[in-house]
RNA sequence: CGGUGCUCAGGGCAAACCCGUCGUGAGGCGGGGACGCAAAGCUCAGGAGCUUAUCGCUCGGGAAGGAUCCCGAACGCGAGCCGGCCGAGUUGCCACC
Numbered sequence: 001c002g003g004u005g006c007u008c009a010g011g012g013c014a015a016a017c018c019c020g021u022c023g024u025g026a027g028g029c030g031g032g033g034a035c036g037c038a039a040a041g042c043u044c045a046g047g048a049g050c051u052u053a054u055c056g057c058u059c060g061g062g063a064a065g066g067a068u069c070c071c072g073a074a075c076g077c078g079a080g081c082c083g084g085c086c087g088a089g090u091u092g093c094c095a096c097c
Stems, first nucleotide, its partner, number of pairs: 002097004012037002017032006035084001041090004046086002049081004055076002058073006
């Protein structure tokens, strides 16, 4: 320097679930808690997935009567969530080869 994670050291992170809090929601944050993780460190939201009160659009129903309003449903091009699903970038501990 490159590769690998069978083995070692010091450590690190923390799924589900519970409590608090914020959000419409997906979910975020804090505390507890450990199923797991060699990048489950950091950055990018391209793909997959998820949400959508408000927003857009479509459909159905109703009111009204001159261009709107109300209710319901579906969808997302709009707005978001997610790195512990995939991809990209970047930094790094130990051991072994």
Model confidence (mean pLDDT): 81 of 100. Predicted 3D model of a 97-nucleotide RNA (c-di-GMP-I riboswitch aptamer) from a Thermoleophilaceae bacterium. The source organism's lineage runs through Bacteria, Actinomycetota, Thermoleophilia, Thermoleophilales and Thermoleophilaceae.